The RNA shown here (transfer RNA) has 71 nucleotides and comes from Candidatus Falkowbacteria bacterium RIFOXYA2_FULL_38_12. Lineage of the source: Bacteria > Bacteria candidate phyla > Candidatus Falkowiibacteriota. The RNAcentral record of the sequence draws on ENA. The coordinates come from a structure-prediction model, not an experiment, and the mean pLDDT is 84. It matches the Rfam family "tRNA". RNAcentral records the identical sequence in 3 taxa.
């Protein structure tokens, strides 16, 4: 420089057009002489721009980030 995959909570992963889920972390609470567990409850995320559409996490498109192949 050409191809290709991938980007979602703090971390590993679902979510194939209409409510953004889970699980481990974490943060209160129950229980305990403390503590862990173990149960109950909260809080937190769609990489960035633009476009198609009555809606976009999803479809197109540029750009970033990582990874793999060519050269």
């Nucleotide at each position: 420089g050409g191809g290709g995959g991938u980007g979602u909570a703090g971390u590993u992963c679902a979510g194939u057009g209409g409510u953004a889920g889970a699980a481990c972390a974490c943060u209160g609470g129950u229980c305990u002489c403390c503590a862990a567990a173990a149960c109950c409850a909260g809080g937190g995320a769609c990489g960035a721009g633009g476009g198609u559409u009555c809606g976009a996490u999803u479809c197109c498109u540029u750009c970033c980030g990582c990874c793999c192949c060519c050269g």